[in-house]
Context: one part of a larger RNA
RNA sequence: GGCGGAUGGUGGAUGCCUAGACUGUAAGAGGCGAUGAAGGACGUGCUAGGCUGCGAUAAGCCUCGGGGAGCUGCCAAGAAGCUUUGAUCCGGGGAUUUCCGAAUGGGGCAACCCGUCCAGCUGUGAAGCUGGUCACCACCUUUUGGUGGGGCGAACCUAGGGAAGUGAAACAUCUCAGUACCUAGAGGAAAAGAAAUCAACCGAGAUUCCCUGAGUAGUGGCGAGCGAAAGGGGAACAGCCCGAGUCUAUGUAGCCUAUGAGAUAAUCGAAUGGCUUGGAAAAGCCAGCCAUAGAAGGUGACAGUCCUGUAGAUGAAAUCUCAUAGGUGAGACUAAGUAGACUCCUUGCGAGUAGGUCGGGACACGUGGAAUCCUGACUGAAUAUGGGGGGACCACCCUCCAAGGCUAAAUACUACUUACAGAUCGAUAGUGAACAAGUACCGUGAGGGAAAGGUGAAAAGAACCCCAGUGAGGGGAGUGAAAUAGAACCUGAAACCAUCCGCCU
Numbered sequence: 001g002g003c004g005g006a007u008g009g010u011g012g013a014u015g016c017c018u019a020g021a022c023u024g025u026a027a028g029a030g031g032c033g034a035u036g037a038a039g040g041a042c043g044u045g046c047u048a049g050g051c052u053g054c055g056a057u058a059a060g061c062c063u064c065g066g067g068g069a070g071c072u073g074c075c076a077a078g079a080a081g082c083u084u085u086g087a088u089c090c091g092g093g094g095a096u097u098u099c100c101g102a103a104u105g106g107g108g109c110a111a112c113c114c115g116u117c118c119a120g121c122u123g124u125g126a127a128g129c130u131g132g133u134c135a136c137c138a139c140c141u142u143u144u145g146g147u148g149g150g151g152c153g154a155a156c157c158u159a160g161g162g163a164a165g166u167g168a169a170a171c172a173u174c175u176c177a178g179u180a181c182c183u184a185g186a187g188g189a190a191a192a193g194a195a196a197u198c199a200a201c202c203g204a205g206a207u208u209c210c211c212u213g214a215g216u217a218g219u220g221g222c223g224a225g226c227g228a229a230a231g232g233g234g235a236a237c238a239g240c241c242c243g244a245g246u247c248u249a250u251g252u253a254g255c256c257u258a259u260g261a262g263a264u265a266a267u268c269g270a271a272u273g274g275c276u277u278g279g280a281a282a283a284g285c286c287a288g289c290c291a292u293a294g295a296a297g298g299u300g301a302c303a304g305u306c307c308u309g310u311a312g313a314u315g316a317a318a319u320c321u322c323a324u325a326g327g328u329g330a331g332a333c334u335a336a337g338u339a340g341a342c343u344c345c346u347u348g349c350g351a352g353u354a355g356g357u358c359g360g361g362a363c364a365c366g367u368g369g370a371a372u373c374c375u376g377a378c379u380g381a382a383u384a385u386g387g388g389g390g391g392a393c394c395a396c397c398c399u400c401c402a403a404g405g406c407u408a409a410a411u412a413c414u415a416c417u418u419a420c421a422g423a424u425c426g427a428u429a430g431u432g433a434a435c436a437a438g439u440a441c442c443g444u445g446a447g448g449g450a451a452a453g454g455u456g457a458a459a460a461g462a463a464c465c466c467c468a469g470u471g472a473g474g475g476g477a478g479u480g481a482a483a484u485a486g487a488a489c490c491u492g493a494a495a496c497c498a499u500c501c502g503c504c505u
Base pairs, nucleotide, nucleotide: 001504002503003502004501005500006499007498008497009496015490016454017453020425021424022422023421024420025419026418027417028416029414030413031152032151039100040099041098042055043054044053046078049075050074051073061094062093063092064091065090066089070082071081072080105114106113107112115134117132118131119130120129121128122127136149137148138147139146140145156187157185158184159183160182161181167174171221197204198203208235209234210233211232212231218226219225239406240405241404242350243344244343245342246341247340248339249338250337254328255327256326257325258324259323260322261321262320263319264318266314267313268312272287273286274285275284276283288305289304290294296308297307298306355379356378357377358376359375360374361373362372365391386401387400388399389398390397441448442447461489464476465475466474467473
């Protein structure tokens, strides 16, 4: 020096675990905001910091219910207190709610500065404080006024704008794609919607969504690609209104009452003992019991019968939702009231429209033989004895009635709440985040963005002694089933290091 073995160190793999995630299912909810939101700043405790809660009434105040012995949130102990005159805690309602923020009296480098007017308080006074008031826009009133808007929010929706990487094995028409993205607006859904529709000489009868028709018919540098419709089968179904006005009858929303159901706390809730092993019994053995409850979790190892629960049964002072019934209800409201009678004349249904030409766009359809729809420019009818469509165009035939408006359901989505589930993950996984996580840290900024879980059943977290720098660390003692479970703490692999032993050189 090498090889092998052993014992340690280092290191944190592996196994086991789960406090956290992920994906769904079924319901609910589908908004919040000038009565000041979302989100923050600063405060607030016996408290120095972080989290949580709360707001100068500040880990809270009042009230109505529940509940019944402990409590003063977590890291996190101690001190000082509260509580059967019912605390803490849980639920309903209310009060308070600094400053910033749409931020709205004016300003501003957000959480700050400076005001107007009215009232009150303090002060001799200058002045200060407290409460209120004062932005802009739209509509209605017009008169001092009234009503509404503004901003935020995950996806879904409609509209106005609208790419490129890419594909075409290059690339320009084309494709990607009316996608991404920007903007505006709305709702719990939105949009669409009661035929100037289809069909084919038979007929159907608003819209939306699914399956099919069908990768068909077509379209296409006929390349890459794009790609219907009728018809058939389903889901769900619902139809209405439009000149001005008067009267009568009867309704809807809303409101009130009653009843019922549900949501937001809860309550009751069956049935086991002994022995053995063990630190510990839920294990083994013996003998029982309950079950509309043998879901699940916890308890010192694996518990139907120990605890919380579970099946089942019961329950609300208060607020909310839904349903039904009754009452009220033309002043406000609705998709639209309905029925009847009467008055007036401008007897109401859609004209710069349909159509045409040029230029674009949309239709599966790239200008093509290109119908149909929209319209920037220029034109420009008819009036039911009329007009549109049936894929150039014409005739016949069939069918419908544009140029006004409203409309539930079936459909899309899930930031959020509740319950449940998983041949989903188990700490380099699963969310970026199981921990002070969108934290620390980086960046002027937009933005980027971690690492980091596990003593033990219980802290019983090692009194006391010794070495030592009033160290670090260690040795005894003690606790514990175990301390090679000692806080750098479950298990503790490998690389790497050390010591000892054996063999070889």
This is a predicted structure of a 505-nucleotide part of an RNA (large-subunit ribosomal RNA, domain I) from an epibiont metagenome. Model confidence (mean pLDDT): 85 of 100. RNAcentral holds the full RNA, with entries from SILVA.